[in-house]
């Protein structure tokens, strides 16, 4: 880098350095930010995908507990919308399903 599968309305911040942006990309909206953004480092937390233990199961791959290790993550649903379908309402909104895109994990190339 490719592909597959699963999940994405839950959860969780302090300090140091730094100094103006940031919320993936495009457009729009809306937010965060000198009461200090991005980034880097330290520590801590959250979570439970991989993992560990026990129990159960053998055509299904589940339940409970844990957190040493590998990742991840710590504003707002993946911040929201965009394409499509359905419903409500009636011309601009609201609600829902799907797709696309993205993120993360495990496997794969």
């Nucleotide at each position: 880098u490719u592909c597959u599968u699963a999940u994405c309305c839950a959860g969780a911040a302090a300090g140091a350095c730094a100094g103006a942006g940031g919320g993936a990309u495009u457009u729009g909206a809306c937010c965060c930010g000198a009461u200090g953004a991005a980034g880097u480092c330290u520590u801590g937390a959250c979570a439970a995908c991989c993992c560990u233990a026990u129990c159960a199961c053998u055509a299904a791959a589940g339940a409970u507990a844990g957190a040493a290790g590998g990742u991840g993550c710590c504003a707002a649903u993946u911040u929201c919308a965009a394409c499509u379908c359905c419903g409500g309402u009636u011309u601009a909104c609201c609600g829902g399903g799907g797709a696309c895109a993205g993120a993360u994990a495990a496997g794969u190339u």